[in-house]
RNA sequence: GCAGCCUGCUGGGGGAGUUCUUCGAGAACUGAGACGGGCACCGCCCGAACCCUUACCACCUGAUCCGGGUAAUGCCGGCGUAGGGAAGCGGCCAGAGACCUCG
Numbered sequence: 001g002c003a004g005c006c007u008g009c010u011g012g013g014g015g016a017g018u019u020c021u022u023c024g025a026g027a028a029c030u031g032a033g034a035c036g037g038g039c040a041c042c043g044c045c046c047g048a049a050c051c052c053u054u055a056c057c058a059c060c061u062g063a064u065c066c067g068g069g070u071a072a073u074g075c076c077g078g079c080g081u082a083g084g085g086a087a088g089c090g091g092c093c094a095g096a097g098a099c100c101u102c103g
Stems, first nucleotide, its partner, number of pairs: 001099001002097001004092001006091005011053004017029005035047005059084003065078004
């Protein structure tokens, strides 16, 4: 020094997809989340909500990947304990070994 898929504060990180219609806005799917506003034009910016915050569940990459399925889509599974990825301080509770690390 050491349980926890529990929890608080502060700071930080992150995504916003696929379709249908009478094209007005509604509706459907997945999801924690598919929202609002601005720019001006399909991509950024701001905000809300939500998720994640040292890591086997945030998210990104590989990836115009592989298998399955769907009206369609990262929809499901694989890849994947992969490579990256944002931390500090508390609370609750538990707890101690023939344990680990340093001197």